[in-house]
Context: one part of a larger RNA
This record gives sequence, structure tokens and C1' cells, in this order.
RNA sequence: GCCUGCGAGUUAAUCUCAGUGGCGAGGUUAAGGGAGUGACACCCGUAGCCGUAGCGAAAGCGAGUCUGAAUAGGGCGUAUAGUCGCUGGGAUUAGACCCGAAACCGGGUGAGCUACCCAUGGCCAGGGUGAAGCGAGCUUAAACGCUCGUGGAGGCCCGAACCUACUAACGUUGCAAAGUUAGGGGAUGAGCUGUGGGUAGAGGUGAUAUGCCAACCGAACUCGGAGAUAGCUGGUUCUCCCCGAAAUAGCUUUAGGGCUAGCGUCAUGUGUUUAGUGUUGGAGGUACAGCACUGAAUGGGCUAAGGGGCUUACUGCUUACUGAACCCAAUCAAACUCGGAAUGCCAACACUCCACAACAUGGCAGUCGGACUACGGGAGAUGAGUUUCGUGGUCGAAAGGGAAACAGCCCAGAUCAUCGGCUAAGGUCCUCAAAUCUAUGCUAAGUGGGAAACGAGGUGAGGUUACUUAAACAACCAGGAGGUUGGCUUAGAAGCAGCCACCCUUUAAAAAGUGCGUAAUAGCUUACUGGUCUAGUGACCUUGCGCGGAAAACUUAACGGGGCUAAGCAUAGUACCGAAGCCAUGGACUUCAGCAUAUGCUGGAGUGGUAGGGGAGCGUUCCGUCAGCGGUGAAGGUUGACCGUAAGGACAGCUGGAGCGGACGGAAGUGAGAAUGCAGGC
Repeated sequence: GCCUGCGAGUUAAUCUCAGUGGCGAGGUUAAGGGAGUGACACCCGUAGCCGUAGCGAAAGCGAGUCUGAAUAGGGCGUAUAGUCGCUGGGAUUAGACCCGAAACCGGGUGAGCUACCCAUGGCCAGGGUGAAGCGAGCUUAAACGCUCGUGGAGGCCCGAACCUACUAACGUUGCAAAGUUAGGGGAUGAGCUGUGGGUAGAGGUGAUAUGCCAACCGAACUCGGAGAUAGCUGGUUCUCCCCGAAAUAGCUUUAGGGCUAGCGUCAUGUGUUUAGUGUUGGAGGUACAGCACUGAAUGGGCUAAGGGGCUUACUGCUUACUGAACCCAAUCAAACUCGGAAUGCCAACACUCCACAACAUGGCAGUCGGACUACGGGAGAUGAGUUUCGUGGUCGAAAGGGAAACAGCCCAGAUCAUCGGCUAAGGUCCUCAAAUCUAUGCUAAGUGGGAAACGAGGUGAGGUUACUUAAACAACCAGGAGGUUGGCUUAGAAGCAGCCACCCUUUAAAAAGUGCGUAAUAGCUUACUGGUCUAGUGACCUUGCGCGGAAAACUUAACGGGGCUAAGCAUAGUACCGAAGCCAUGGACUUCAGCAUAUGCUGGAGUGGUAGGGGAGCGUUCCGUCAGCGGUGAAGGUUGACCGUAAGGACAGCUGGAGCGGACGGAAGUGAGAAUGCAGGC
């Protein structure tokens, strides 16, 4: 891992609601007893309980009573239905649907592992060093001292056994639940070790590591309290039919839990009260707008006041300074408003609609982590697949078609069947169903098929304006002069470093000079003029489509691909394709109405669904009653093209070899795929 088996809402008491039944102003027995084939049924037992009257704290009064001074008002009552079984839903108390802690407490068991201690034993190859002491010699007055011997000390040295565990590799489903190999450390000591004994969990022991106390010790193990508790996680077993949520508010030592309300369902009742639209009448201060208030804020004018200057002691004059208020112009505001919508909200009246509409009472829930999207806001960086509100949608709990793929986007809500039809979104060259469709334009960038500020004689459309057959624009030919090298400055300054001025003349025209150039001149060129040529030329504005701006990491990789100059974009049009939508035909079920009345007929409407509510069934084991089957073959196994909407049920063959169905009732150890489920097998 697979297979087979086992595996989770039970039981009791009390309360409550519904269904159903008995009796009924009453209903009912409990313990116990009698009788009985019996555990069923029957008889007795009226103690008790509920109901039949309430009100008040009570005394108490009583269809009333309490409050109160009250014959007032008000509160609670009074116009009668209960009670006892059975079945089911729910609650409470119990382990209370099942499995699951870490822990807490009590009684015991452990020191054959290990820590420390006690008693008694054992062990430490070999080699080295050579302390004290002692002796001899030398020395000394004697010592001290020196030398040579002897001697054999030491938590001394080297190194086996033994003990250890510093490093590395291997091992890491191992040789091994701590090892192996190669090195390392101690190795006469605070050494190592055998045997016997001691200390026990609120404890022991500890050269402290919270170490060790029998392979996991911040408190051992074992049994018990015990099914501890678990607002937590996981699991919770057959079928079909009807309806169908929530992820919000308030409170909560509350925030991943609860309670009440909201939203769901079922029953009963009311009977259109609901909803939509229209009309009429209301409340309101948002969007927008505005500046009349409150504030903010720009420019100008005017002016009080202040600063500076002058002048004086009159306090005046003045100002390229600042500047309240006021005036003009132009602005801004969630906490500004002289104004002020659209929607929405409330109410009345009409009309439409008959829907699992509305409302009331009662039973039973689930929900309190929501997600994205569009719009209106707040927070944030007018960041986030961010966060927090409001309104709608979808997902959640929704399949189908489209968006290549893609919970939340677009279309559309799947009762079943059909080798029928029509459409939606989206599409119609191929992939790939359907137009290589029609008409008119645009784009040349593969733009389409990613991106901004900004930039540009890309190109289309519209407009304004200037010049132009008295010849424009562009090009080419020619001219572009003189006073003069203007004055100043300067080494120089001659149109052209810089400063000032910018006149006059000849002219068709020609600057006190547009640019290049020179040290300065020179030289080239422009403005300006004539000629050649010939019909449009220049500037600006608005707008369509394009261009640049444009760099990333596995592979083209920013149309899904092929590929496309339309098979791109814009406008208009026709046809077709396209879904579980709609229609058609047939079937099933639910519900309403009518007719019929025994479950039918006709017609209408409906049948996606998680949590959850309601309804109807299938099957398993056992029991009762009735009627049955079985060696001429029961159950079980196995194969098969049968029946039923499903759970399921027949029938036949083979196998098997002794028990077993059916109908109607009853009772449950009643349905398995999941729980890192349990047991066995492989």
C1' cells in the first nucleotide's frame, strides 16, 4: 500500500412541542399485591401528581384582586379543556456521536542500567627520570659546601593490558536503537574493576551537565481515580423527492467560542396585507455649483499703521520697503453654504402581478474566518491579488458556452431522453462549427499582437491666414556698391572680441551687416535686387491612423499556434455558426386550479444546490402472527443480454450440501472509503 472483517447521535429520568389514541371537568395510578402456561395481556391498589380561580410580599379577599384617600386610573386575572399513554423533534442531567492530549491525584514496583556511598576481593607488560635519607672522599677549627656512590620518591616521563572518547571518514531500512577503522588522552592514581549491600519519585544521587535513577527524566515506571478535561484537529456508514441560508448587528477576559436578533425550513392561522409601475403629497442638504457666512489663497488699486531717509522740536516732509481694512479681477474647502439636483426613503390612491409573496404564533436549524468585480468614499504613496465601510452582481452553494488555459469577468441558471430546430455572449482563412461576405475609407508600423512624459517635413481629414500670371515658393545665372578701416576700445579691431551710434550717397538692389573665416586684412556666404523657369507656395490650429522613446535572465515566449497587408482598424449592412438558454416530441416527479371522486383526467406553474429544515422509501439481524419452500437440493458462492426513478428485486445455469424465504406488525449491537482508525492476510 491493497484486500477482508470490526468501527461513531445510544440509554435512562425530567421538561417541552408535534402526530396519534383513551377518558373528559375531570384524567391518571406509584410502590406493592392477586391471579395466570408465560417476561404479554388481566384484576386490585387513589398515597401522590396535573387540571377545574385568581390577585397580593403577606395577613387576606375572591370573578375578582393589588396599588391607592378613592366608588379614579393602571397591573395581573375572569368569557372554561384538560389529563394519561404510545411514536417522533428538541432541551436538561448523566462519559451522552466516536477516537485523541500534555497534565493532576492516590497506592505500589524499581539502584541486575546508571549516580554516590559502605564492606570485601582483584588488576596495572616493559622502559625512563633519579627527590629525601644514608655512606665515602675533598674541604673546614667545626659546620656550611663540593664530588662520587648508595637509595628509590612522584595526582613524574615514554608506552601495552585496562580505562577513556579529542579528530576524521565510514556507518545513518547500520554489524550496532551510539558501532567500525585510522589517529588521540590517562595508564601508582581524585586509578580501573569483580562480588555483596545502602539511598526512591512532593524523593534519591550529583567534582552542576538539569546530569543520572533499566534504550526519550524540568520530575521514573505501573495500576487506579478515569470514558479526567479538550471553546481544538480528524472521522461519522443506504436511496429518492420539496425548499434552501449565512459569513451581519448588539453583548461577551470576547475576537478561529458563545447568546439574542437578522437570513432558512416545517406546521397552523390571516387572506393580497407583499412587490413593481404610475399619480399626488412629504422629509432631507449629497453630486454639482457658489463665495452671501466661516476659513484658505493669487494679482492689481487705494489707504490707516509700521520700517527707512530728510528735517526739526512743529512734529512735518518723503519713500523702487512692509501693509490690516476697503474696492476690482480670478480661485479653493470632509468638519464653509446664498443655492441645489438625479436616485433613494416615507405615506395615500390607482393599476398590474398569484408568487415557496407578505404578516402572526409555534417546532427545528445552520450561519458570526467570506472572496473578487462595478460604482460611491475613508486609510495607504488617488501603491498592492492591500485594508475598512456603503450599493449592486457573481462565486461561496452553479454545471453549460465565451475569455488559449483561468472560483469571483461576459452570456446563461443543468428534471430525463432525442444522429430535431432557433438564438445569446463570442465568432465565421487553417487548427475549429460558420463569410477568404457586401460597401466606403484608414494603416505600411506585422501597427494590429504591451507602456508614459516628450520628440519628429510619416500619412489622411477639416479649418484660419499670408504670398502668387502685375509671375509667387524652390533651383540656376548675375549683382550684392560708395562716404568708410563709422566712433570708442585695443598690440591689432577693417560689417563680423567688446561698448556706443546705426546716418548719408549711387542705385534695379545692397545691413554702420546673417553666418563661416583672418593675428588684423583678404576670401566665401546671407539679407536685398534683376534675369531664366513656370503654377501654386509658406505659416499656424483641430482631428484620424501610424513612428521613436522601448534593456533580463531555461526556449521563439507581449496574436493560443499556423499564418495574415487583411485574415488589421473605422463606419454601415446582409447571411451563417454558436450553450445543458428558448422551441419541438415523448417520459418522470412536485404543486395549484377545475372536473371528478378513489387516486384518475384536463389545464397552468415548477423540478442547479453546500450548511440546514421537511417528506417518502430500500435493505440487514432478531421476535410475534399467518400462509409456505427445502437431499426431486436450503443458505452461501459464481456467471448472465431481466425488472424498478434509486436504495434494490427476481429468474436461469453451475457450485454447494442443510436449512430458508414471503406478507403484516414489532424491536434494534441496522448500512463503511476515508478517522497518520483497530485486527488479520498478502
The prediction has a mean pLDDT of 85. This is a predicted structure of a 682-nucleotide part of an RNA (large-subunit ribosomal RNA, domain II) from a Pseudomonadota bacterium. It matches the Rfam family "Bacterial large subunit ribosomal RNA".